[in-house]
RNA sequence: CGUGGACAUGCAGCCGCCGUCCGCCGCGAGGCGUGCGGAGGAAAGUCCGGACACGGUUGGACACGGUGGUGGCUAACGGCCACCCAUGCGCGCGGACGCGCAUGCGGGACAGUGCAACAGAGAACAGACCGCCGAACGGCGCCCACGGGCGUGCGUGGCAAGGGUGAAACGGUGCGGUAAGAGCGCACCGCCUUCCCGGCGACGGGAAGGGCACGGCAAACCCCACCGCGUGCAAGCGCAAGCAGUUCCGGCCGGCGGGCAACCGCCGGCGCCCGAGUCCUCGGGUCUCGGAACGGGUCGCGCGCAACGAGCCCCCCGGCAACGGGUGGCCCAGAGAAAUGGCUGCACGCGGCCCCGCGAGGGGCCGCCGACAGAAUCCGGCUUACCGUCCACGCCGU
Repeated sequence: CGUGGACAUGCAGCCGCCGUCCGCCGCGAGGCGUGCGGAGGAAAGUCCGGACACGGUUGGACACGGUGGUGGCUAACGGCCACCCAUGCGCGCGGACGCGCAUGCGGGACAGUGCAACAGAGAACAGACCGCCGAACGGCGCCCACGGGCGUGCGUGGCAAGGGUGAAACGGUGCGGUAAGAGCGCACCGCCUUCCCGGCGACGGGAAGGGCACGGCAAACCCCACCGCGUGCAAGCGCAAGCAGUUCCGGCCGGCGGGCAACCGCCGGCGCCCGAGUCCUCGGGUCUCGGAACGGGUCGCGCGCAACGAGCCCCCCGGCAACGGGUGGCCCAGAGAAAUGGCUGCACGCGGCCCCGCGAGGGGCCGCCGACAGAAUCCGGCUUACCGUCCACGCCGU
């Protein structure tokens, strides 16, 4: 320095708050007294998942949204644990290989569409700027025993190995081969195919054979797999009180029964309305029922809310672990505009100064009252903020 974790002041006295058991006073509201209890690791953000409540919720499809290596834990999750792979750093050990720490938006690039500016010869089955080549044909120069020889990248031609450009250049290193080169050939690696072994699996190890090659980006659209009913304690339930209603819309067909008839009742179909995005299916309603618009009244009280919970603590068992099981014990805020505060002392912690000590550290004096920060239905997570102390692992330096 990095990652992760624990703690987050304690005790006492006086005064003052909120809740509650009990006792006393009071018609009641309420008052008095003793005892007991009284904010967080994040109470924050409202980012996930739920419990619970309500909706006339049956099941699908689409849309939309979310997650994404494998396995396990959990009520569930985008969470947690373990493992695998990749990359980076370090260590063993120089290599193969292994170990430790950190990071990873870690499924698919042959389903499709698309993107890579500029530079560069060339950016996916591409390509010659600087270059390399005297083997082939020709030219030029020189020599010649007149058969030819030497030189020269000048032309035809051959090359993509070297250099350059770029974020990235169509396998890598080495040897051979060649005129010069190239998987052209070979060895090792890489890649592909097949098989064997280990593992629940992601994957790992090995063997044989092989053409030696159409790369990157999905934190681009997309594809695949899995998941998702909606709204939310301002949910919802009850009591009291109070007002003011007005206008508009709501059919058709068929069957059965009663009736002299008008008509009434029941059932079914279509249409319309509701089932918190759309469609299908299904369910409910269809004239004291339902829908739409405008307007009036109620901001009161109680429950939800004595907070018993996927609750907390010790120990035991199983498991690498997350976690699960078991015995025993405990009850740990509940306000309702919002309670925990103030003062004093001691201790702890921090800062400064002085002294002792090699150092770790110790003593004395003075100061500070201590970071981030306050529940509101509750729980499991994530993220952010944070003074200082301690612990574990890793790295750098001395």